[in-house]
């Protein structure tokens, strides 16, 4: 450096599910946590709400080429960078559409920039007559300093000194150019002459791709309780008015209380719920991811929720960590062992 694996074997006991039997207690067989069961990040089955169609907006993803039910996953292969190597990592479209930003330090940080400097040129002083010292005006991006970055890089020409001012490689830009590949690109060729500094997990463009909740989803049985509705149901009877007391009758108007029935929903059971893009072998296609045929398996399924406990043999003396609808990734977490036809 790559890739595994997650103590191993027998015994006895106890616990949780299924399944045969039985009236029942109970007995017998069979199963019984993980590579991450985790974090709840990302796709997807289910499922219930919402929906003509089409756009804006939000929100995600970004190199080809494949895989997949999808995917930000995964496999290959291309660039770029890390490492002496095996090998790793990569959020990897645009930075001449457009706006921002570039801390500190530095003279300048984007059409820049004379602080130390180099060059010429005039004044003036001093000379030991080679020049030196100040100061003025001009050239210069070569050296040195700062900085993560200083406006191509090196080397020659060329100059007063100097520059892509000029040349050669290299870089950098264009070319429906060649040739090789599906592609991403890679070699070469030819044309240009240095503009075009970095940053888009800064706003932005451009392509693509997105409807919302989620097992407290959701679906069936039963179904207390307040309030409310509807007949029975207007003939009785009860109250108050016509009408100051009382009694009868007459007419208005309200109308319990009982019974059925709607409705209402507390509390509970059952179902989703584990046979699945399912797991193991043999083949066969693929460099692989992955697919396909064929055999055999049945492999946890709870709702206060099970996995412990003891003994015996080996060893390295056992780490991180316990399912809750499931299924496919990423991420984290880990004592230690073990393999490699791989590197130094």
């Nucleotide at each position: 450096c790559g890739g595994g694996u997650a103590g191993g074997c027998g015994g006895u006991c106890g616990c949780g599910g299924a399944a045969g039997u039985a009236g029942a207690c109970g007995c017998u067989u069979c199963c019984g946590a993980g590579g991450a069961a985790a974090g709840u990040c990302c796709g997807g089955g289910c499922c219930c709400c919402a929906u003509a169609g089409g756009g804006c907006a939000g929100g995600g993803u970004g190199g080809u080429g494949g895989c997949u039910a999808a995917c930000g996953g995964c496999c290959a292969c291309c660039g770029u960078c890390c490492g002496c190597a095996a090998g790793g990592a990569u959020a990897g479209g645009g930075a001449a559409a457009g706006u921002g930003c570039c801390a500190c330090a530095g003279a300048g940080a984007a059409g820049a920039g004379a602080c130390c400097g180099c060059c010429g040129u005039c004044c003036g002083g001093c000379u030991c007559c080679g020049g030196c010292c100040g100061g003025g005006c001009g050239g210069c991006a070569a050296g040195g300093g700062u900085g993560a970055a200083a406006c191509g890089g090196c080397g020659g020409u060329g100059u007063a000194a100097g520059a892509g001012a000029c040349c050669a490689c290299c870089g950098c830009g264009g070319g429906c150019g060649a040739u090789g590949g599906u592609g991403a690109c890679a070699u070469c060729c030819c044309c240009g002459g240095c503009a075009c500094g970095g940053c888009a997990a800064a706003c932005c463009c451009c392509a693509c791709c997105u409807g919302g909740a989620g097992a407290a989803a959701g679906g069936c049985c039963u179904g207390a309780u307040a309030g409310g509705g509807a007949g029975g149901c207007a003939g009785g009877g009860g109250u108050c008015g016509c009408c100051c007391g009382c009694c009868c009758c007459g007419c208005u108007a309200c109308g319990a209380a009982c019974c059925u029935c709607c409705g209402g929903g507390a509390a509970g059971g059952c179902c989703g719920u584990u046979g699945g893009a399912g797991g193991c072998g043999u083949c066969a296609g693929g460099c692989a991811a992955c697919u396909g045929c064929c055999g055999c398996c049945c492999c946890a399924g709870a709702c206060a929720a099970a996995u412990g406990a003891c003994c015996g043999c080996c060893c390295a003396c056992g780490a991180c960590a316990g399912a809750a609808c499931c299924c496919g990734g990423c991420u984290u977490a880990a004592c230690g062992c073990c393999c490699g036809u791989c590197c130094c």